Source information
This is a predicted structure of a 1357-nucleotide RNA (small-subunit ribosomal RNA) from a metagenome. RNAcentral holds the sequence, with entries from SILVA. The prediction has a mean pLDDT of 83.
RNA sequence: ACCUUCAAGACCGGGAUAGCCCUGGGAAACUGGGAUUAAUACCGGAUGUGAUAAUAGAUAUAGAGAUUUAUUAUUAAAGUUGAGGCGCUUGGAGAUGGGUGUGCGUCUGAUUAGCUAGUUGGUGAGGUAACGGCUCACCAAGGCGACGAUCAGUAGGGGGCGUGAGAGCGUGACCCCCCACACGGGUACUGAGACACGGACCCGACUCCUACGGGAGGCAGCAGUAAGGAAUAUUGGUCAAUGGGCGCAAGCCUGAACCAGCCAUCCCGCGUGCAGGAUGAAGGUCCUAUGGAUUGUAAACUGCUUUUAUCAGGGAAGAAACGCCUUCAUUUAUGAGGGUCUGACGGUACCUGAGGAAUAAGCACCGGCUAACUCCGUGCCAGCAGCCGCGGUAAUACGGAGGGUGCGAGCGUUAUCCGGAAUCACUGGGUUUAAAGGGUGCGUAGGCGGGGAAUUAAGUCAGUGGUGAAAGCCUGUCGCUUAACGAUAGAAUUGCCAUUGAUACUGAUUUUCUUGAAUUGGGUUGAGGUUAGCGGAAUGUGACAUGUAGCGGUGAAAUGCAUAGAUAUGUCAUGGAACACCAAUUGCGAAGGCAGCUAACUGGGCCUUGAUUGACGCUGAGGCACGAAAGCGUGGGUAGCGAACAGGAUUAGAUACCCUGGUAGUCCACGCCCUAAACGAUGCUAACUCGAUGUUUGGGCGCAAGCUUGAGCAUCCAAGGGAAACCGAUAAGUUAGCCACCUGGGGAGUACGUCCGCAAGGAUGAAACUCAAAGGAAUUGACGGGGGUCCGCACAAGCGGUGGAGCAUGUGGUUUAAUUCGAUGAUACGCGAGGAACCUUACCUAGGCUAGAAUGUGAGUGACCGUUCCUGAAAGGGGACUUUCCUUCGGGACACGAAACAAGGUGCUGCAUGGUUGUCGUCAGCUCGUGCCGUGAGGUGUUGGGUUAAGUCCCGCAACGAGCGCAACCCCUAUCGUUAGUUACCAUCAUUAAGUUGGGGACUCUAGCGAGACUGCCGGCGUAAGCCGCGAGGAAGGUGGGGAUGACGUCAAAUCAUCAUGGCCUUUAUGCCUAGGGCGACACACGUGCUACAAUGGCCGGCACAGAGGGCUGCGAGACCGCGAGGUUUAGCCAAUCCCACAAAGCCGGUCCCAGUUCGGAUUGGAGUCUGCAACUCGACUCCAUGAAGGUGGAAUCGCUAGUAAUCGCGCAUCAGCCAUGGCGCGGUGAAUACGUUCCCGGACCUUGUACACACCGCCCGUCAAGCCAUGGAAGCUGGGGGGACCUGAAGAUGGUGACUUUACGGGGAGCUAUCUAAGGUAAAACUAGUAACUGGGGCUAAGUCGUAACAAGGUA
Repeated sequence: ACCUUCAAGACCGGGAUAGCCCUGGGAAACUGGGAUUAAUACCGGAUGUGAUAAUAGAUAUAGAGAUUUAUUAUUAAAGUUGAGGCGCUUGGAGAUGGGUGUGCGUCUGAUUAGCUAGUUGGUGAGGUAACGGCUCACCAAGGCGACGAUCAGUAGGGGGCGUGAGAGCGUGACCCCCCACACGGGUACUGAGACACGGACCCGACUCCUACGGGAGGCAGCAGUAAGGAAUAUUGGUCAAUGGGCGCAAGCCUGAACCAGCCAUCCCGCGUGCAGGAUGAAGGUCCUAUGGAUUGUAAACUGCUUUUAUCAGGGAAGAAACGCCUUCAUUUAUGAGGGUCUGACGGUACCUGAGGAAUAAGCACCGGCUAACUCCGUGCCAGCAGCCGCGGUAAUACGGAGGGUGCGAGCGUUAUCCGGAAUCACUGGGUUUAAAGGGUGCGUAGGCGGGGAAUUAAGUCAGUGGUGAAAGCCUGUCGCUUAACGAUAGAAUUGCCAUUGAUACUGAUUUUCUUGAAUUGGGUUGAGGUUAGCGGAAUGUGACAUGUAGCGGUGAAAUGCAUAGAUAUGUCAUGGAACACCAAUUGCGAAGGCAGCUAACUGGGCCUUGAUUGACGCUGAGGCACGAAAGCGUGGGUAGCGAACAGGAUUAGAUACCCUGGUAGUCCACGCCCUAAACGAUGCUAACUCGAUGUUUGGGCGCAAGCUUGAGCAUCCAAGGGAAACCGAUAAGUUAGCCACCUGGGGAGUACGUCCGCAAGGAUGAAACUCAAAGGAAUUGACGGGGGUCCGCACAAGCGGUGGAGCAUGUGGUUUAAUUCGAUGAUACGCGAGGAACCUUACCUAGGCUAGAAUGUGAGUGACCGUUCCUGAAAGGGGACUUUCCUUCGGGACACGAAACAAGGUGCUGCAUGGUUGUCGUCAGCUCGUGCCGUGAGGUGUUGGGUUAAGUCCCGCAACGAGCGCAACCCCUAUCGUUAGUUACCAUCAUUAAGUUGGGGACUCUAGCGAGACUGCCGGCGUAAGCCGCGAGGAAGGUGGGGAUGACGUCAAAUCAUCAUGGCCUUUAUGCCUAGGGCGACACACGUGCUACAAUGGCCGGCACAGAGGGCUGCGAGACCGCGAGGUUUAGCCAAUCCCACAAAGCCGGUCCCAGUUCGGAUUGGAGUCUGCAACUCGACUCCAUGAAGGUGGAAUCGCUAGUAAUCGCGCAUCAGCCAUGGCGCGGUGAAUACGUUCCCGGACCUUGUACACACCGCCCGUCAAGCCAUGGAAGCUGGGGGGACCUGAAGAUGGUGACUUUACGGGGAGCUAUCUAAGGUAAAACUAGUAACUGGGGCUAAGUCGUAACAAGGUA
């Protein structure tokens, strides 16, 4: 303002002015002049209920102040209507709205610590609706600030919203309340209200119009446009309802509002069908692929339903008022009733009917977290990824497919917030070692604080009242078909204010107490501190003396010193520094720290009995003081030691470790520095919580031993704590108080800023960027230039070799058409290979074949085989001749064989595999069950004391048992017995040339079965296990000797070429056939061997003794021939019968005489033999001749411990033959040595350290070089906001003046002027950004350079 009500009230005047009319200017906007007119416009006078002011009283009152009476002064108004009425003035009250004050609350930064002049207060005046420095004059010097002022950055606040169990944390869209703003600023006017979004004036920026003179404008109102952006809608309808303005009303206005449009943006609801249906269809996909699984009851097919959609028909509520007509009641103001009028949405919601499964499914995911798996493609590529991480040829992780899972008109991604996160911890964390206790004390503010009593009632608790807007949240009920949504009622709003009460606790005030604290008396203790004096030992130096050639130093040396006399020894002198023994696990101090003796001064602790004060206490942000070593300044001092430096060594180098010197420094005085692993890595104070032991220093009792009571310093443990290690009355336990500090690693204790410092530097102390870890404690291993114990031909002691020569063989390399492939430290290299001339053969060259060289099925053919011709190197190709059998008459046997199906591959991958094998290692280990210990990994057992070849056994023990390994059981061999006696044997008898034959069953032997050896016996030692003994006995003695036998595992060890096998590759070739060549090359290097270098030997002659094997395409006697290899001829033997087959070394005799030989045999020439289609490349052997190197082997290295080494021969496999000196066996002869475990190598167990775990062939640091990234400094350049100073200063406000103007005059105005002021300008400074030549470090980056710093004693802790 508006609505309603109460009291009082209005009498009389005045002059203007707009509109209208006339007339100018201007492009326009607009504007000038003249004339004339009205009001509820304007002005004057009167009246004063009242209001205001002054004065004088009264009332109650603590006061401020309030109420009231009287007097004086000042102060009002407006009319209009026919009436009702509508208005006007002065007051009062209410309601509503507003102004102002005030308590509390309200982000980050202290690398912002001081800010403030109208500032803080007072007096007076002005101004305002009102208080007030709000403004002005004067006076005083205040005010704010560590409880964070000022400054900088950021931001509207609240109800609420999201999340959360809550406390909180984040946030302030939509709705509601408040503030602020309306192009950027300033200013006032009008008005009840504005310093005014759609009013005015001025300055500025921008846009527009213009006739260039001037003007106009303000969508952060609704739509709409542009721009920006990842992104956000229609230039719609209606006032029908709700609400607002004006109006008496009709009505008008209303982009408020109600509706409609757009958008899956959100919330809610609904649908895309339901039931039956197995040949488990087709198709797809997968697989163990003649088949199966899955998609899948899914589909087809049958029946049913009709929401939604479509079509047709019907069709709302939202409307009741106002108004108009009318009736009734009356308090004449109104009230009640009836009728009538009004719908944007909208023919919308809704209802009915019709037909028909008809109209309607996608998105993400499928390695773990996390529900869901296969195939193909790709091959550390392409790519994925929230974290861990996938991808290098078998990817459930990439891409596609099939299948599956989840959600569903949505689904994923991204961003943000909360949660999980107790990961900032109020609820609800920590600080010995993970991040974190200040280096230490004194002490300010602050925080916290002993017992009794009284008062109070601030905190606290309870009741009551008020308030805490509505909406929202929660609960009940109700309305839209349900829900979302809405309505209504309640609860809640944890708060604030007021009041009444309670008084235990805390606080305040008063009083009191003694136990906390302190003082005092008496003792006692100590390397506590400061100053002064004194002392001896030792080092150095000087002098003198003795004395002579070295000294010194090291792993070894050298530099250095010394004949000019060193070192050494003695005496004297001198100087500085430090104090042996005592001495300790001791003591003192707040910490740093403190050590010869004495004195002076001085601080502290502890004990003890009384007395005194009476809470005086604890902690302690800032502050102050102290604070090792090194370092700095000034002045001294300097013996020893000794950074830097020099020299000598070491070394690849050695700016080091070692040595010789040596300056600062170390010492003193004064002044700085202020940091340490300043450590107990453990803040201070107080209380409480079993025990044991040692020790220092007091008190009491006791003769002593000892007991007891304090204060310290230490060790072990209960409860308890701890991630564990460990701590444990000196806590890291249980509590209380206070302080400090932490919040992933790096960047970084760095940069910038500030403070301190002479400097060095210290204190405070970030960010960008980068990583997915960094870290602690403990466990199991592995490793150590850690320790202990033990074993092994590991070393040592011995014997014989290799490495030197020639040759054989394997390998590397080289060569080649090919020299096929594999094996490569030990654990490849006389290995695969136990037989490469062809074959083998896999390689090369050349010629051929293509369903193929082999096998099966197979229509069909009828032969196949055999003989032979041409061509060819052969394979192959082309011919010729000859030619079936059985039969049930269907066919079968056999051979060829079109098409087709199955091929083939010594091609790749041993890092996809099986199997097999090597090695550690025949080492003694590796594990399990149950129990126990530990949060757990794991431990125990399995460790310990002994013993053993042995985890072998014994004893002990929270272990008790068990398994795989060890050993034994098996084989050979050594002794005996027994059984058997041919082909073996022969004592006795007979016989012969001969065990030849008869015979024998004794012996040897053969091969079956047994016995035997077990530390069983004895002695010693020992608890035992066991050990020792030239023990006994015995063939054998402590496993008798040898073999077979190889635990869990390691080396991605070896093998795809023995074989098997997944995947890949190849198919007129990477397959197959054939001929020739190659695997055999040869400057060289290595491994393994053979033969030698000779006299313990060579050669010649004679004589003797094995074992184990092999033999029919075979072994082959004997005889003959040949110098011989061998040939011819045959006996015997399927083998204890016959043969290979003479064993050799050895013994006896002879010869050679130390030499390149009578050693040695390579090489070469010639002649042969044998095997074989075939000895040229490329066989072995024989004979004759030749007669090389080599005279015992450098560095280095191998084997072997007893029937072994050494040495000697024999046999076998493979095999036509053989490159075999190899391999595997067999016997003959037959030694030496072992003190011992220090060292080398390998291994086992225990223990220790570890930053290793791909496990030391590990890990890892820094410079340099390269690329990328962010960042600091920086001459300078360019911006931004803010403050102060000066100049100028619009509109406006206030004051002064006002000669001009005004009908109104104690008046107003124009004008002039003073002050203030937005904006503008000038100069200087601060702050803060961006950019920058150059420059500093930092971070990151498969394979760069140099070294080796750290982890083990990391090789110098």